[in-house]
Context: one part of a larger RNA
RNA sequence: CGUUCGAGUUUUGAGGAGAGCUGGGGACAGUACGAGAGGACCUCCCUGGAGGAAUCCCUGGUCUGCCGGUUGUCGCGUCAGCGGCAAAGCCGGGUAGCUAUAUUCCUAAAGGAUAACCGCUGAAAGCAUCUAAGUGGGAAGCCAACUCCAAGAUUAGAACUCGUUAUUAGAUUCGGGAGAGACCAUCCCGUUAAUCGGCAGGGUGUGGAAGACCUGUAAGGGUUUAAGCUAACCUGUGCGAAUAAAUCGAAGGG
Repeated sequence: CGUUCGAGUUUUGAGGAGAGCUGGGGACAGUACGAGAGGACCUCCCUGGAGGAAUCCCUGGUCUGCCGGUUGUCGCGUCAGCGGCAAAGCCGGGUAGCUAUAUUCCUAAAGGAUAACCGCUGAAAGCAUCUAAGUGGGAAGCCAACUCCAAGAUUAGAACUCGUUAUUAGAUUCGGGAGAGACCAUCCCGUUAAUCGGCAGGGUGUGGAAGACCUGUAAGGGUUUAAGCUAACCUGUGCGAAUAAAUCGAAGGG
């Protein structure tokens, strides 16, 4: 821009894409078959490998500043307590998130037309013949089925609702954001409000703060003290900020 008025929501599916794998064991059954050796079809059950999708409850990884330990040095006048730098200085852990080696599921069943092939009936050709007329079976393959995209499918589809000359239905700018994200887009919220921050409570993590007291010559230890601190998590709460406002926005026929 189009889809022959403009919107919002829900859809149909022409067409396209993806997927399509495979091993082992058990029962039937040491049966059918076979002199024996050997050894099934069919049907049913169990369990792997590889590949894929989703997810983070579990098991782990990471988690750059959440907690703790510790070395050197500089600083806060000194002690104590802290802070800076040294790859996050190094080390031990670790929330949310992300993640695989973790967890769950899928590659299923049934159908149609067929290939090789196997048939039925059957003449040409009194026989025979699956074929010439007719009519069946038959594959991980084909078409559907399964998952996803999909009306620019210009053949531009369908349903419902709203709006009809008016700053209307609706949309955008703007603002707060995240189940989104390079930007844009998408989605949620904007006081008739829990959207973000703060705060409160909880959770989680760390692992026993500082100060004081006791004890030891001291390094240190003990008590107060399951302490103190705690990111991204959960719930609540208008304390701060989503104010105020602006822009776009629809017509032919009878």
This is a predicted structure of a 254-nucleotide part of an RNA (large-subunit ribosomal RNA, domain VI) from Candidatus Woesebacteria bacterium GW2011_GWB1_38_8b. Rfam family: Bacterial large subunit ribosomal RNA. RNAcentral holds the full RNA, with entries from ENA. Lineage of the source: Bacteria > Bacteria candidate phyla > Candidatus Woeseibacteriota. Model confidence (mean pLDDT): 88 of 100.